[in-house]
Context: one part of a larger RNA
RNA sequence: GAAUGAACGCUGGCGGCGUGCUUAACACAUGCAAGUCGUACGAGAAAUCUUCUGCUUGCAGGAGAGAGUAAAGUGGCGCACGGGUGAGUAACGCGCGGGUAAUCUACCUUUGAAUUGGGGAUAACAUUGCGAAAGUGGUGCUAAUACCGGAUAAUAUCCAUAUGUUCUUUGGAACGUUGGAUCAAAGAUGGCCUCUACAUGUAAGCUAUUGUUUGGAGAUGAGCCUGCGUACCAUUAGCUUGUUGGUAGGGUAAUGGCCUACCAAGGCUACGAUGGUUAGCUGGUCUGAGAGGAUGAUCAGCCACACUGGAACUGACACACGGUCCAGACUCCUACGGGAGGCAGCAGUGGGGAAUUUUGCGCAAUGGGGGAAACCCUGACGCAGCAACGCCGCGUGAGUGAUGAAGGCUUUCGGGUCGUAAAGCUCUGUCGAAUGGGAAGAAGUUAUAGUGUGCUAAUAUCGCAUUAUAUUGACAGUACCAUUAAAGGAAGCACCGGCUAACUCCGUGCCAGCAGCCGCGGUAAUACGGAGGGUGCAAGCGUUAUUC
Numbered sequence: 001g002a003a004u005g006a007a008c009g010c011u012g013g014c015g016g017c018g019u020g021c022u023u024a025a026c027a028c029a030u031g032c033a034a035g036u037c038g039u040a041c042g043a044g045a046a047a048u049c050u051u052c053u054g055c056u057u058g059c060a061g062g063a064g065a066g067a068g069u070a071a072a073g074u075g076g077c078g079c080a081c082g083g084g085u086g087a088g089u090a091a092c093g094c095g096c097g098g099g100u101a102a103u104c105u106a107c108c109u110u111u112g113a114a115u116u117g118g119g120g121a122u123a124a125c126a127u128u129g130c131g132a133a134a135g136u137g138g139u140g141c142u143a144a145u146a147c148c149g150g151a152u153a154a155u156a157u158c159c160a161u162a163u164g165u166u167c168u169u170u171g172g173a174a175c176g177u178u179g180g181a182u183c184a185a186a187g188a189u190g191g192c193c194u195c196u197a198c199a200u201g202u203a204a205g206c207u208a209u210u211g212u213u214u215g216g217a218g219a220u221g222a223g224c225c226u227g228c229g230u231a232c233c234a235u236u237a238g239c240u241u242g243u244u245g246g247u248a249g250g251g252u253a254a255u256g257g258c259c260u261a262c263c264a265a266g267g268c269u270a271c272g273a274u275g276g277u278u279a280g281c282u283g284g285u286c287u288g289a290g291a292g293g294a295u296g297a298u299c300a301g302c303c304a305c306a307c308u309g310g311a312a313c314u315g316a317c318a319c320a321c322g323g324u325c326c327a328g329a330c331u332c333c334u335a336c337g338g339g340a341g342g343c344a345g346c347a348g349u350g351g352g353g354a355a356u357u358u359u360g361c362g363c364a365a366u367g368g369g370g371g372a373a374a375c376c377c378u379g380a381c382g383c384a385g386c387a388a389c390g391c392c393g394c395g396u397g398a399g400u401g402a403u404g405a406a407g408g409c410u411u412u413c414g415g416g417u418c419g420u421a422a423a424g425c426u427c428u429g430u431c432g433a434a435u436g437g438g439a440a441g442a443a444g445u446u447a448u449a450g451u452g453u454g455c456u457a458a459u460a461u462c463g464c465a466u467u468a469u470a471u472u473g474a475c476a477g478u479a480c481c482a483u484u485a486a487a488g489g490a491a492g493c494a495c496c497g498g499c500u501a502a503c504u505c506c507g508u509g510c511c512a513g514c515a516g517c518c519g520c521g522g523u524a525a526u527a528c529g530g531a532g533g534g535u536g537c538a539a540g541c542g543u544u545a546u547u548c
Base pairs, nucleotide, nucleotide: 001548002547003546004545006544007543008542009541010540013394014393015392016391017390018389019387020386021352026350027349028348030347031346032345035077036076037075040074041073048065049064050063051062052061053060054059055058084305085304086303093230094229095228096227097226098225099224100223103222104221108218109217110216111215112214113213114212115211116150118148119147125140126139127138128137129136130135156182157181158180159179160178162177163176164175165174166173167172187210188209189208190207191206192205231277232276233275238268239267240266243265244264245263246262247261248260249259250258280302281301282300283299284295285294286293287292307328308327309326310325311324330341331340332339333338358384360383361382362381366380367378368377369376370375397427398426399425400424407418408417409416410415431489433484434483435482436481437480441475446470447469448468449467450466451465452464453463454462492537493536494535495534496533497518498517499516503532504531505530506529507528513520514519
């Protein structure tokens, strides 16, 4: 000199954009942070309103609306994303580069084939028992795209056989011929036509959309293997028995001591094994001419963790932050028998600390989950609030004005200086204030009406394209613009011995004090304290801490 997620002191006008528990991975009151689908399924209230009947005239009963709505249940998809934190980890964790002939991949895209025929339950519900509660048992009824058999089966999987072609890391792999075995499914919604009796409604049939089953290919994501790089200590020198390798088997989506049995006795190490200390890694960030050094907040990629330790279940994916089970510590409830909980999500509280914000608004935009859609959910996100914490921009006025006013300070008493500074006069109107106007961010979606077109037997329906109208803004009456009045409301902080820009007076008298280094102070202190003046930065200025 530059820098910081800074803190402290004094001071403080406005705006834009960012940033904000670095300490206790300490404990947490309260609210919210993951749901959605009635176009998978069975069922299904109430308040309230209307109306009818009866009579005891304000009560009883019935019907309709509310409403196939709310709440609940079965089922599907999602909850493995998004969000947080950095405790652990010196490691295939991360970075760069390879491999998988050792692998999987829900939803999505594309391309084939199929969607046949049956069965038995169970929740909800009703009833009943136990329990303080959390909850739980019995009996009875019922549905499905829930569950379970059967049929069908290839370009799927497995096996056998003879082999052919191609590739190859010489172990095998891919493709092909023949034979055998095994494995599947679910419907829903709309429209048309026709039939039984005619209006509602509805079976078969046709059709559209969507779903379901089974293959191929892709995309995306993930698993595994491997080369190199990746802190300090040798005042850590030896370490290892599933250890190192082989065979066989098990297990996995998959290789492998991953696991087991048997066999061999190996494997690592001064190019630092083993042990210990510290630490999430990277893109980057800061500094520096660079080489380097330091660092890893915010943003982005990867990893790890979710009160502590362990385990599996479900699932395409977890050994799962707001899931389950077991153990432990802690907190809470209890009728003492037993139960409930997990903010390192967003706010917020206590505690710790030099120190770090609102228990705000909204799903309008972007993105995500569910849904055919409308839509619902979303503390992701978009915004607002607080904080000079940082960077950037603007302002605190401009011109004129000498009698060099008053006043302060100083003086050699003549004067000098603050100083064109002020006053006065003439202007301007940024910001702030008031009044008025007032955006972009909105694209869509849906409804209605119309046009074209595709599917189709069809002028239904449905899909696609397009036109018109209507409809969607948290921020916010915000940004921005105009007008009005008015210089009015807006300057401090540090320093002045040298380094280092800036000097005199008074007080003090090795005292009080200063100090980054050298050093000042013991009676004329430009170094202490005050004043006048000056210098440097400026809504900041200094100090402290840390890095280069």
Molecule: small-subunit ribosomal RNA, 5' domain
Organism: metagenome